[in-house]
A computed fold for an 88-nucleotide RNA, annotated as Pistol ribozyme. RNAcentral holds the sequence, with entries from ZWD. It matches the Rfam family "Pistol ribozyme". Rfam links the family to the GO term catalytic activity. On this family, see Weinberg et al., Nat Chem Biol 2015: "New classes of self-cleaving ribozymes revealed by comparative genomics analysis". The prediction has a mean pLDDT of 76.

RNA sequence: ACUCGAUACCGCGAGUAUAAACAGAACUUAGGCGGUAUGCGGCGGUCACAGUUUCAUAACGGAUAAUAUAUACUGUGACCGCGUGUUA
Numbered sequence: 001a002c003u004c005g006a007u008a009c010c011g012c013g014a015g016u017a018u019a020a021a022c023a024g025a026a027c028u029u030a031g032g033c034g035g036u037a038u039g040c041g042g043c044g045g046u047c048a049c050a051g052u053u054u055c056a057u058a059a060c061g062g063a064u065a066a067u068a069u070a071u072a073c074u075g076u077g078a079c080c081g082c083g084u085g086u087u088a
Base pairs, nucleotide, nucleotide: 001016002015003014004013005012006038007037008036009035010034011033025087026086027085032040042082043081044080045079046078047077048076049075050074051073052072056069057068058067
């Protein structure tokens, strides 16, 4: 001097062409090192779509299989809301 720890500035820290990390005071939190702002990431709710599962119902003489529907879970998107905490 540059790069990195969401972005900007400052702080704290690391690295040397790489973009990570056991570092960044300690613990805690789903919540990213801290402050201010943003609301990128995160969490909750609603709706839609896709996937998984399949109680139950309908139908059938029975069995098996198939079909239709619901719930639940997961993912994605939109909208609304909230946006770690304590101590030094």